[in-house]
The prediction has a mean pLDDT of 81. This is a predicted structure of a 1571-nucleotide RNA (small-subunit ribosomal RNA) from an uncultured Pseudomonadota bacterium. RNAcentral holds the sequence, with entries from ENA.
RNA sequence: UAGAGUUUGAUCAUGGCUCAGAAUGAACGCUGGCGGCGUGCUUAACACAUGCAAGUCGAACGAGAAAGUUCUCUUCGGAGGAUGAGUAGAGUGGCGAACGGGUGAGUAACACGUGGAUAAUCUGUCUUCGGGAACGGGAUAACCAAUCGAAAGGCUGGCUAAAACCGUAUGAAGUUUUCGAUCAUAAGAUUGAAAAUGAAAAGGUGCCUCUGAUGUAUGCAUCUGCUUGAAGGUGAGUCCGCGUACCAUUAGCUAGCUGGUGGGGUAAGAGCCUACCAGGGCGACGAUGGUUAGCUGGUCUGAGAGGAUGAUCAGCCACACUGGAACUGAAACACGGUCCAGACUCCUACGGGAGGCAGCAGUGAGGAAUCUUGCGCAAUGGGGGAAACCCUGACGCAGCAACGCCGCGUGAGCGAAGAAGGCCUUCGGGUCGUAAAGCUCUGUCAAGUGGGAAAAAAAUCUUUUGAUGAAUAGUCAAAAGACUUGAUGGUACCACUGGAGGAAGCACCGGCUAACUCCGUGCCAGCAGCCGCGGUAAUACGGAGGGUGCAAGCGUUGUUCGGAAUUACUGGGCGUAAAGGGCGUGCAGGCGGUUUGGCAAGUCAGAUGUGAAAGCCCUGGGCUCAACCCGGGAAGUGCAUUUGAAACUGUCAUACUUGAGUAUGGGAGAGGAGAGCGGAAUUCCCAGUGUAGAGGUGAAAUUCGUAGAUAUUGGGAGGAACACCCGUGGCGAAAGCGGCUCUCUGGACCAAUACUGACGCUGAGACGCGAAAGCGUGGGGAGCAAACAGGAUUAGAUACCUGGUAGUCCACGCUGUAAACGAUGAGAACUAGGUGUAGCGGGUAUUGACCCCUGCUGUGCCGAAGUUAACGCAUUAAGUUCUCCGCCUGGGGAGUACGGCCGCAAGGCUAAAACUCAAAGGAAUUGACGGGGGCCCGCACAAGCGGUGGAGCAUGUGGUUUAAUUCGACGCAACGCGAAGAACCUUACCUGGGUUUGACAUCCUGUGAAUCCCCGAGAGAUCGGGGAGUGCCUUCGGGAGCACAGAGACAGGUGCUGCAUGGCUGUCGUCAGCUCGUGUCGUGAGAUGUUUGGUUAAGUCCAGCAACGAGCGCAACCCUUAUCUUCAGUUGCCAGCAUUAUGGAUGGGAACUCUGGAGAGACUGCCCCGGUAAACGGGGAGGAAGGUGGGGAUGACGUCAAGUCCUCAUGGCCCUUAUGUCCAGGGCUACACACGUGCUACAAUGGCAGGUACAGAGGGCAGCGAGGCAGCGAUGCCGAGCGAAUCCCGAAAGCCUGUCCCAGUCCGGAUUGGAGUCUGCAACUCGACUCCAUGAAGUUGGAAUCGCUAGUAAUCGCGGAUCAGCAUGCCGCGGUGAAUACGUUCCCGGGCCUUGUACACACCGCCCGUCACACCAUGAGAGUUGACUAUACCCGACGUCGCUGUGCCAACCCAGCUACUAACUUUGCCUACCUGUACCGGCAAAAACAAAAGCAGGUGGUCUGAGUUAGUAGCUGGGAGGCAGGCGCCUAAGGUAUGGUUGAUAAUUGGGGUGAAGUCGUAACAAGGUA
Repeated sequence: UAGAGUUUGAUCAUGGCUCAGAAUGAACGCUGGCGGCGUGCUUAACACAUGCAAGUCGAACGAGAAAGUUCUCUUCGGAGGAUGAGUAGAGUGGCGAACGGGUGAGUAACACGUGGAUAAUCUGUCUUCGGGAACGGGAUAACCAAUCGAAAGGCUGGCUAAAACCGUAUGAAGUUUUCGAUCAUAAGAUUGAAAAUGAAAAGGUGCCUCUGAUGUAUGCAUCUGCUUGAAGGUGAGUCCGCGUACCAUUAGCUAGCUGGUGGGGUAAGAGCCUACCAGGGCGACGAUGGUUAGCUGGUCUGAGAGGAUGAUCAGCCACACUGGAACUGAAACACGGUCCAGACUCCUACGGGAGGCAGCAGUGAGGAAUCUUGCGCAAUGGGGGAAACCCUGACGCAGCAACGCCGCGUGAGCGAAGAAGGCCUUCGGGUCGUAAAGCUCUGUCAAGUGGGAAAAAAAUCUUUUGAUGAAUAGUCAAAAGACUUGAUGGUACCACUGGAGGAAGCACCGGCUAACUCCGUGCCAGCAGCCGCGGUAAUACGGAGGGUGCAAGCGUUGUUCGGAAUUACUGGGCGUAAAGGGCGUGCAGGCGGUUUGGCAAGUCAGAUGUGAAAGCCCUGGGCUCAACCCGGGAAGUGCAUUUGAAACUGUCAUACUUGAGUAUGGGAGAGGAGAGCGGAAUUCCCAGUGUAGAGGUGAAAUUCGUAGAUAUUGGGAGGAACACCCGUGGCGAAAGCGGCUCUCUGGACCAAUACUGACGCUGAGACGCGAAAGCGUGGGGAGCAAACAGGAUUAGAUACCUGGUAGUCCACGCUGUAAACGAUGAGAACUAGGUGUAGCGGGUAUUGACCCCUGCUGUGCCGAAGUUAACGCAUUAAGUUCUCCGCCUGGGGAGUACGGCCGCAAGGCUAAAACUCAAAGGAAUUGACGGGGGCCCGCACAAGCGGUGGAGCAUGUGGUUUAAUUCGACGCAACGCGAAGAACCUUACCUGGGUUUGACAUCCUGUGAAUCCCCGAGAGAUCGGGGAGUGCCUUCGGGAGCACAGAGACAGGUGCUGCAUGGCUGUCGUCAGCUCGUGUCGUGAGAUGUUUGGUUAAGUCCAGCAACGAGCGCAACCCUUAUCUUCAGUUGCCAGCAUUAUGGAUGGGAACUCUGGAGAGACUGCCCCGGUAAACGGGGAGGAAGGUGGGGAUGACGUCAAGUCCUCAUGGCCCUUAUGUCCAGGGCUACACACGUGCUACAAUGGCAGGUACAGAGGGCAGCGAGGCAGCGAUGCCGAGCGAAUCCCGAAAGCCUGUCCCAGUCCGGAUUGGAGUCUGCAACUCGACUCCAUGAAGUUGGAAUCGCUAGUAAUCGCGGAUCAGCAUGCCGCGGUGAAUACGUUCCCGGGCCUUGUACACACCGCCCGUCACACCAUGAGAGUUGACUAUACCCGACGUCGCUGUGCCAACCCAGCUACUAACUUUGCCUACCUGUACCGGCAAAAACAAAAGCAGGUGGUCUGAGUUAGUAGCUGGGAGGCAGGCGCCUAAGGUAUGGUUGAUAAUUGGGGUGAAGUCGUAACAAGGUA
């Protein structure tokens, strides 16, 4: 640690399905007041418009606007200056952009988690401690100019700065090499020496003590930055142990693949890369492959162990349109960087370009579904900066959404005329319900008005103090003061105002499961989570009222865990429910006897480290509480390290003998293999005898036989199997093994000792054996006998019969399955017995064999404890335990499909899913049933008697017909039944005519007595009119009763439902049963009692018994009948007496019969026998009666939804000028036919005629009717008596005579004609009877079937009810009066016990398969078409790397040249002036003239050249270094070819499943009709 519903008629157990709980990033439906805190694309890692999301630094650097304002000038167009401003924008440079934010595609992996390693590593910024920071150089962007392009963007020339770039110097430490020292866990660490190598950058501010000399610097100080080390910190890389999903229908994988050596490469170890060498490496402890998946802290659930999950928050990883690649950098192979390829989108002037929201918002699409293109950097955090500050869709807030959690409200108190209204109602009332109204209050939330926080501390500035310093600069620290900063937001909060005002829904109410009624509907519409509701009274559908639950939510759906011990570690099972492998041998693995010692892997204990934070839990605190948030603690069951313990496991060593084995001696055995031998029998062949059948079956036939069968005798052939012995006997691992002998061979057992010394048990894979059938090759073949043929049976007959082939047999192979079963794996130990049997011993005893006691091994039965759901098992366990293996997880689909393996094939092994059902299954119980068994009974059969079924008629029913033929009853148990009596009525039906408070009841109002008579119309109901009549009581108002009229409540209904009911009835059945209490047994249903043995009509009684008692039934009590007694004696009786009319008529009698009251009697009481000293049975006596004397009434618990709503009653429904009611007529009486029940017959045991005798029980006044008369008669007329033991109704068969003489009759009487009688208002439809006439069928009845056992059957008549009349029916009564019963085999019904069951609506049960139809999922399928992937080859972008690099290049080096500077030496120009003069110009040419420039020379002055030296710069050449380019390796994408895996689809095809009433049969369940 809570359970419940559902398999059954019920039960227990098994077993699945379902529900109640919690949760959710949810969605949908209905509804919706407020607040707080959270949460919000789970789908398309689909595509994205627009805006924003990473910048910053002027204290690194150069350059540097414009608008505006203002000033000056102006030709009025404008130009310039100042300011704006060293601002904006851009650029060089530094830092950042590798953080933060998103997503979960990929990934089954050292990706993640956890614990380690790094002596195999790196680390910008940061902290601490050191050192340095010297001297130089050349460029370049910006900018300007020119130019190409649509654009994006370039190209060329020129200028310029730096903390950009470069060179040189220095260099402790560092790095590399060599040599030592110390230490160390192997590779190494620390340290000493030598050599080589190798840095830099400045910027801000202040000061004047020093230097310097007015420059806030060349000095100093300080801050920031730079460089180089060391240490730390942080972060990262790499490696390892362990943990980390599913599939074996994925079993083998691997070529840089495993290791080594050399080389390369990285920050760093390594096949990380490369060359060579070797051939390894991984894998059943699951490699490889496939599928799925980000991992974790945690979250949800759960008592826990677990299971599920991985949203939000946090850690790690991976990714950034798809694929690939590198660059930069401390760090990237980089979300908002670069390059290439691809897809897509956009722009384009068609030449080319641009882009990447899985950042925040937002859009489209997808989807059941997921928000604003908001505000702010105020806070927290981050980047840059010295700082101010800037940036920050991180973040803080707000918005939207009941998406979740939490809190609050929608009012409170009083208030019964229990209002109105709704609903229900038994009509009384109940309920909504103190609920409302009304009265008295409160003021949360919302609304309005006003006030109004915290979140803010810093930074900056000033002052003071301290530190640093030379310093009263500066900087840092502390304190005080000043100033300023809020997106949220005028928000939280507070106060006031008014006033119950603005604020409740949703689901459910058959059980589970809290909550019930009415109406509607009528297997419809619908509901349903499971069971299941709905077919006319639905608490289950829909609505309403009421109720229940939750509540701003409530339901539904999806998903997860739970319940589910339903995968079972905690915590299940396997004989029959699912489940023991068919059996063995045995590798790996698992497990393992006793003793001692060691080790310490497991184990146990302690310590240390870790187990992030958040979360959960405890505790304290903050928001008014809570949710939420904050502080502290605990926990984190784990891992690692370390110290210890040594019992147990392990391991090493040692010893032991009991486990196991070996040796010796015995006997037993259908153990196995091979060879040989034997007799009986079947069949065939030959011969003999012999003659007509044989064979076969339920019965037959096919078949064989006169060509000689069967039968029988003799001989022979051949194959197969081994009778008796034979036994729950033996042997074997199982399958299995059966005549006898021999050979070979396995195992077990017993006895006694000896030896080995745990050598053992189990056993996944593997290997072997393995019935029958089957297959291959070759033999063999007598009998038997699938298939097949024929003959029967049958609806069919694949079953029966006659034949008959494979096969069965042998050899060699294959197959590998069985209900291969004890439905029970192997081994070991323990736990009462009894009794058989097989083998081998021991003891005792004996002459010996038995007998008896006892041990071991095997094999049976019974049984204790225990166990089991029960049945059962029980030393041969299914008991109690241990070890190992196999197997199960609802039924069906299915041991099937696909795949794989095996097989010659048949097929076997392995083994699913979709879909479908709410069960399937086990054991036991009670019934019912059985073509199961046993016992018993009954007119059940049998034995008898008489019928029915044939005829005619009567009557009922069906059917048909009809306007209607009213309705009901349908096997027995409807049919002469309701109906004990239809001409009208009845009557319910039909047609027609009327009527509407009604034919009938109650109430109200009015009028009138009631009532009776007459007339008219009409079929009548009815309507109209007239007359007679004025009653009873009275308080004089009126009342009772009746009639009429009127209004409405209501009446009425033989209308429906007998399946809503009561009551009554039938039936099993007058069968002997049906139950209960207590006790006991069983987990329980239940059992026991009630069974058993007897006995009975009986569950009647007796005996026994875990039962003892009791009830309803049986019986008895009741009625009647049979005998007697007594009492009574009229209407009954008459023995004796009297009398008589001869009739008990009269007197009388009380005896008898009888009547009707009360009693007696019969009880197996008595005797004998049997039986248990019983019940009881048989016989007998007595008796009127004898074993319940006969008959009746009486009908248990229940069954049949049996019958009846049309007897009656009654719920509900329906009709209400009609389904009510009244009337007339008709119908219920029809008539081709079928059935039931009867009557009368068919004749001589009779008919007819005549004579004659004897009952009982009933009925009778609108009656029975004597008697008389009339009639042939029915009957009529008159009519005594009698309300009845008084009067009346009254026998027939029988008996005695006669006749008929076997025939359709002197049988039979139907039918029909005629004439009548009676009843009745009325006999047409449609009565009964009488007379005359007519004279049908019928000559004893097929199949089949009914009744009856004694005063019965049969036969004969009589009465009664109903009723005006009508009886062959019904109910009764008596008269005469049989036959037969061996017996319980069979048929039917029933009772008890038992058995089987798959039935329980109970055999009229259940149920199987094909076919047909519809639908669903699925396998195969010529193929077609996708996705993923492998291998081989081709091509190969960008890029790294390698080689090359003749082309190009500022810095560095060398050489040369040139220039400049400085010094020295030396030369010379220029300028001024003067002289001369060419070219040239005016001008076309010549001459003349002028001016300017040039050239040459001279003078003065300035200056200059050359050379040398030094320096600098430039150029040229070379070197160093670099770059473009080229080549190569690798490689993404792409291509070609061939495979693999997987999906979709397909003509056709296979089986499967499902489906209220289809077809064919009946396979299974009972002995299921052949187990």
It matches the Rfam family "Bacterial small subunit ribosomal RNA". Its family is annotated with ribosome and structural constituent of ribosome in the Gene Ontology.